[in-house]
Context: one part of a larger RNA
Molecule: small-subunit ribosomal RNA, central domain
Organism: metagenome
RNA sequence: UUGGGCGUAAAGGGCGCGUAGGCGCUUGAUAAGUCAAAGGUGAAAGCCCUCGGCUCAACCGAGGAACUGCCUUUGAUACUGUCUCGCUCGAGACCGGGAGAGGGUAGUGGAAUUCCCAGUGUAGCGGUGAAAUGCGUAGAUACUGGGAGGAACACCCGUGGCGAAGGCGGCUACCUGGACCGGUUCUGACGCUGAGGCGCGAAAGCGUGGGGAGCAAACAGGAUUAGAUACCCUGGUAGUCCACGCUGUAAACGAUGGGCACUCGGUGCCGCGGGUAUCGACCCCUGCGGUGCCUUAGCUAACGCGUUAAGUGCCCCGCCUGGGGAGUACGGUCGCAAGGCUGAAACUC
Numbered sequence: 001u002u003g004g005g006c007g008u009a010a011a012g013g014g015c016g017c018g019u020a021g022g023c024g025c026u027u028g029a030u031a032a033g034u035c036a037a038a039g040g041u042g043a044a045a046g047c048c049c050u051c052g053g054c055u056c057a058a059c060c061g062a063g064g065a066a067c068u069g070c071c072u073u074u075g076a077u078a079c080u081g082u083c084u085c086g087c088u089c090g091a092g093a094c095c096g097g098g099a100g101a102g103g104g105u106a107g108u109g110g111a112a113u114u115c116c117c118a119g120u121g122u123a124g125c126g127g128u129g130a131a132a133u134g135c136g137u138a139g140a141u142a143c144u145g146g147g148a149g150g151a152a153c154a155c156c157c158g159u160g161g162c163g164a165a166g167g168c169g170g171c172u173a174c175c176u177g178g179a180c181c182g183g184u185u186c187u188g189a190c191g192c193u194g195a196g197g198c199g200c201g202a203a204a205g206c207g208u209g210g211g212g213a214g215c216a217a218a219c220a221g222g223a224u225u226a227g228a229u230a231c232c233c234u235g236g237u238a239g240u241c242c243a244c245g246c247u248g249u250a251a252a253c254g255a256u257g258g259g260c261a262c263u264c265g266g267u268g269c270c271g272c273g274g275g276u277a278u279c280g281a282c283c284c285c286u287g288c289g290g291u292g293c294c295u296u297a298g299c300u301a302a303c304g305c306g307u308u309a310a311g312u313g314c315c316c317c318g319c320c321u322g323g324g325g326a327g328u329a330c331g332g333u334c335g336c337a338a339g340g341c342u343g344a345a346a347c348u349c
Base pairs, nucleotide, nucleotide: 004320005319006318007303008302012317014200015199016198017197021193022192023191025086028083029082030081032080033079034076035075036074037073038072039071040070041069048064049063050062051061052060053059090190091187092186093185094183095182096181097180102176103175104174105173106172107171108170109153114148115147116146117145118144119143120142124135125134161168162167205246206245207244208243209242210241214240215239219235220234221233222232257316258315259314260313261312262311265294266293267292268291269290270289271288272287273286274285275284298305299304322349323348324347331342332341333340334339
C1' cells in the first nucleotide's frame, strides 16, 4: 500500500470553536470532468502472435497485434464541476412561555470543629485489638455564657437537574451562556465534519502576594513486628482556601468521536404542550425534548448492545497493525521548574 478494524483483545483525539479541505435540496444553461464515434498521431528496433531463413537453438527476416497515451472534430448529459430560476421538509431568526447545583461578581445565614476570655466543677481526659506517646492539680476533659477566625454547606438530595468536556449543591441581588415547549410571522441551504490553528480543561505541582479553623504528603514520637523507612495511635509543615500568572496531565470512562436517516414493544423519572373529564392541580388518551431499566429483530468471539445501538446505511475527522525494549533515547518544540507534546532503533521472545 491493499484489506481489516477501534465498549472489554492493539486502537476514539480530555472537550469545544473554527480555517483549508471533503461531503451536502431543486429548475434551466454550459459541456470542464465523464462517456461514445470518427480522424490524426503514438519512429524504427524490442515485448506478444503467426509464418519463414541459417541442420536445431540463440540469432535473423516478413506479416499482424499491441503501443493501455495525447490531440482534433462530432455527439450524449445521468453523475461531478461552473453559472443560474426557484422551493421550504435542513439550518437560522422572531414572538409567547415555563424548568435548571450552567458560568461570573458582590453580599449574607445557621450548624459544627479549633482557639481565646469568664463561670461551674475535680481528677482524670484522650486513644486502641490491647496499649503507649500526648493533654491535665500552673485546674484539663465535661457543662454554661461571651468573643475570634477559616473552611465546608447536614436535612431537602432523587440510576433528580444543568453543562461541550473538566465539572456544578446554604441563601439573596446583579451581570451572563445554552437547551426545551408552543405559535408558524420571516430569511432562503445560510448546512455537516473539521488536518493545521485558537480557546476551555479535575487533582497534584510551580511563581508573587495574602490567608490558615479543620484535614494533612514530608517529618517527629508511640505502638505492632523477626524487621516495619507501612497499615493503627499522638502530634505536625508544605498543601488544601483567596487574587493574579503558569502547568496541560488523568481509569479526562459510557474505557463507546461528531452529524443525518431508517428499524418491534413494555415500564419509571424530569421539562413543556394538546385532548377528554372535572370544582380541580387528580385519573385516562396523546405530542415533543431529556434521563434510566427490561426486551424483539439484528449484531457480537463471548460478555453483552438493543430508537440514548455495539442494529441498518451515508458523510467527515482521530486512531490501531505481536510482546518486551519504551511512551524510553535522539532531535525538534512548549514550560520558571517539575515535566508535556512529537516519538524511534539495536537487541530479545